[in-house]
RNA sequence: GCCGACGUAGCUCAGAGGAAGAGCAACGCUUUCGUAAAGCGUAGGUCGUGGGUUCGAGUCCCACCGUCGGCU
Numbered sequence: 001g002c003c004g005a006c007g008u009a010g011c012u013c014a015g016a017g018g019a020a021g022a023g024c025a026a027c028g029c030u031u032u033c034g035u036a037a038a039g040c041g042u043a044g045g046u047c048g049u050g051g052g053u054u055c056g057a058g059u060c061c062c063a064c065c066g067u068c069g070g071c072u
Base pairs, nucleotide, nucleotide: 001071002070003069004068005067006066007065010024011023012022013021018055026042027041028040029039030038048064049063050062051061052060
């Protein structure tokens, strides 16, 4: 230099055009003499950045940034 994959909650990941979710973690409550475990609940997101298409974009298209892999 060229090609490809990936980027969504603190972490690991779903969601493949029609109101963004799960598990773990965090916090609160119940339980206990107390802790842990368990049960119930709460909060947490400019969906990498900027444009485009569309009535409507996390999702489709383009550029850029970052990570990983391959080729030379």
The RNA shown here (transfer RNA) has 72 nucleotides and comes from a Candidatus Nealsonbacteria bacterium. NCBI's taxonomy places the organism under Bacteria, Bacteria candidate phyla, Candidatus Nealsoniibacteriota. Rfam family: tRNA. The coordinates come from a structure-prediction model, not an experiment, and the mean pLDDT is 82.